Source information: Model confidence (mean pLDDT): 83 of 100. Transfer RNA from a Methanobacteriota archaeon, 76 nucleotides, folded computationally. It matches the Rfam family "tRNA". By type it is a transfer RNA. About the family: Transfer RNA (tRNA) molecules are approximately 80 nucleotides in length.
[in-house]
RNA sequence: GCCCGGGUAGUAUAGCGGCCUAGUAUCUUGGCCUGUCGAGCCAGGGACUCGGGUUCAAAUCCCGACUCGGGCGCCA
Numbered sequence: 001g002c003c004c005g006g007g008u009a010g011u012a013u014a015g016c017g018g019c020c021u022a023g024u025a026u027c028u029u030g031g032c033c034u035g036u037c038g039a040g041c042c043a044g045g046g047a048c049u050c051g052g053g054u055u056c057a058a059a060u061c062c063c064g065a066c067u068c069g070g071g072c073g074c075c076a
Stems, first nucleotide, its partner, number of pairs: 001072007010026004018056001027045006049065005
């Protein structure tokens, strides 16, 4: 340099045009419970890498950038 695949809360993941101002687990804050802690229960907090395009509508489709992983090549 070329090709392929992936970027969603702190972490892991669901999603595959409209039920998404985004769900679940964990995390975290407060409360309930308990002799205490843990577990459990209730309520709250926290995310779509960035820019553009298509569309009535984009986390989702397209393009570019950034970044991560893999493969090939160059630098003899």